[in-house]
Context: one part of a larger RNA
RNA sequence: CUGGGUGUAAAGGGUGCGCAGGCGGGCUUGUGCGUCCGAGGUUAAAGGCCCCGGCUCAACCGGGGAGAUGCCUUUGAUACGGCAAGUCUUGAGUACUAGAGAGGAUGGUGGAAUUCCUGGUGUAGCGGUGAAAUGCGUAGAUAUCAGGAGGAACACCCGUGGCGAAGGCGGCCAUCUGGCUAGUAACUGACGCUCAGGCACGAAAGCGUGGGUAGCGAACAGGAUUAGAUACCCUGGUAGUCCACGCCCUAAACGAUGUAUGCUUGGUGUUGGCUCCCUUGUGGGGUCAGUGCCGUAGGUAACCCGUUAAGCAUACCACCUGGGGAGUACGAUCGCAAGGUUGAAACUC
Numbered sequence: 001c002u003g004g005g006u007g008u009a010a011a012g013g014g015u016g017c018g019c020a021g022g023c024g025g026g027c028u029u030g031u032g033c034g035u036c037c038g039a040g041g042u043u044a045a046a047g048g049c050c051c052c053g054g055c056u057c058a059a060c061c062g063g064g065g066a067g068a069u070g071c072c073u074u075u076g077a078u079a080c081g082g083c084a085a086g087u088c089u090u091g092a093g094u095a096c097u098a099g100a101g102a103g104g105a106u107g108g109u110g111g112a113a114u115u116c117c118u119g120g121u122g123u124a125g126c127g128g129u130g131a132a133a134u135g136c137g138u139a140g141a142u143a144u145c146a147g148g149a150g151g152a153a154c155a156c157c158c159g160u161g162g163c164g165a166a167g168g169c170g171g172c173c174a175u176c177u178g179g180c181u182a183g184u185a186a187c188u189g190a191c192g193c194u195c196a197g198g199c200a201c202g203a204a205a206g207c208g209u210g211g212g213u214a215g216c217g218a219a220c221a222g223g224a225u226u227a228g229a230u231a232c233c234c235u236g237g238u239a240g241u242c243c244a245c246g247c248c249c250u251a252a253a254c255g256a257u258g259u260a261u262g263c264u265u266g267g268u269g270u271u272g273g274c275u276c277c278c279u280u281g282u283g284g285g286g287u288c289a290g291u292g293c294c295g296u297a298g299g300u301a302a303c304c305c306g307u308u309a310a311g312c313a314u315a316c317c318a319c320c321u322g323g324g325g326a327g328u329a330c331g332a333u334c335g336c337a338a339g340g341u342u343g344a345a346a347c348u349c
Stems, first nucleotide, its partner, number of pairs: 004320003007303002012317001014201004021194003025088007033081002035077002038074005049065006091191001092188003095184005103177007110154001115149007125136002162169002206247006215241002220236004258316006266294012298305002322349003331342004
């Protein structure tokens, strides 16, 4: 250096963009850098290998020979690779015409419900539980009617339905805005794939400043339960949950399955397009893009995966190498902090 792996055994980075790097479609021409053939030079001695010889043998020693990955020069070859020039359209992109969507941001707006406030009716209970009690209520609660305030979330529709790179996204309307798909085949003509560093995004919780606070609710208090009960249950309840701006950067960030491309029997559902057929009908066929289920070959330790691969291949990145110690210590770096990232060893089994 090669050789093994990463759904569940150790192992896919949370996700994307992307510089360097690695890799890269068809055809033609040139070059002959890599590559390959031949020739020459060099490749010290000793050692190793072969042959011969000297110590009685051997070790050891002497002589000879072959050989010597490599490097240099040179005659050639031109498939592959490189470089250069040209060309092509299938990869990639653009254009045009359509389409679906909880994709994102901002502003506005709607009804139901909870709570609170005011007033009316009304009277002794309400609430809660396995059973209770704390709690609320004659200062009039609960219930009920009317009016008002405020915050948060959007029932039904809702669907292994949709959209997004992931995190994630759900009332309605408007404005701004990203992506995707289908059809046409007009344009560019390899413009591509991947990506160490880097940059951006990144649930919840948490942090800073200011606001907001209806419900819920860590902490906390009380009541129960219990041997105890720093819990599970109940009554309250502060941070928080909400908004703006700025941080944090983690997760069972999961499909526990990196990205891209090609190839490889089928069946059945569903979403969005296009198209064909007697559109005779919510009909049938074809095709593209997504999303489920079942299964062939094949794969797999098995479970299972199976055209959305964990099958067959290629390119690039990331990661793994017994358990514990330990995602710890130390150092570095980031952070306001909490802490994050990077990441050992002794020792032990």
This is a predicted structure of a 349-nucleotide part of an RNA (small-subunit ribosomal RNA, central domain) from a metagenome. The RNAcentral record of the full RNA draws on SILVA. Its mean pLDDT, the model's own confidence on a scale to 100, is 87.